[in-house]
The RNA shown here (THF (Tetrahydrofolate) riboswitch aptamer) has 104 nucleotides and comes from Vallitalea guaymasensis. The sequence is in RNAcentral, with records from Rfam. Rfam family: THF (Tetrahydrofolate) riboswitch aptamer. Rfam links the family to the GO term tetrahydrofolate metabolic process. The prediction has a mean pLDDT of 79.

RNA sequence: AGCAGAGCAGAUAUUACGCGUUAAGUGUUAGAGGAUGGGAAGUUUCCUCUAAACGAAAAACCUACAUGGUGUUAGGUUUGCGGUGUGAUAUUGUUUCCGCUGUU
Numbered sequence: 001a002g003c004a005g006a007g008c009a010g011a012u013a014u015u016a017c018g019c020g021u022u023a024a025g026u027g028u029u030a031g032a033g034g035a036u037g038g039g040a041a042g043u044u045u046c047c048u049c050u051a052a053a054c055g056a057a058a059a060a061c062c063u064a065c066a067u068g069g070u071g072u073u074a075g076g077u078u079u080g081c082g083g084u085g086u087g088a089u090a091u092u093g094u095u096u097c098c099g100c101u102g103u104u
Base pairs, nucleotide, nucleotide: 001104002103003102004101005100010092011091012090013089014088015087016086017085018084019082020081021080028052029051030050031049032048033047034046035045038098039097040096041095042094058079059078060077061076062075063074064073065071066070
């Protein structure tokens, strides 16, 4: 010097354990702050906080208690539901320059 490669934030799927279903969370808008391959610049994306508007799927059963029928009662189980949280696994995942690994 040439060639090849690894590595970010994140995304999707599966799965485990939770949370909510008495509506928190998620999503939207505005503002502020922060993070975003090992370094620099950039891009993109994401996160946190504040404010605003919007907004949802429950059902069955068991026990106790009360009861004339039954239940705006208490506890629990199962199946659902939520653009739900976290972990694991798989796939995917930086523009330029330098660096790193392998090789010639």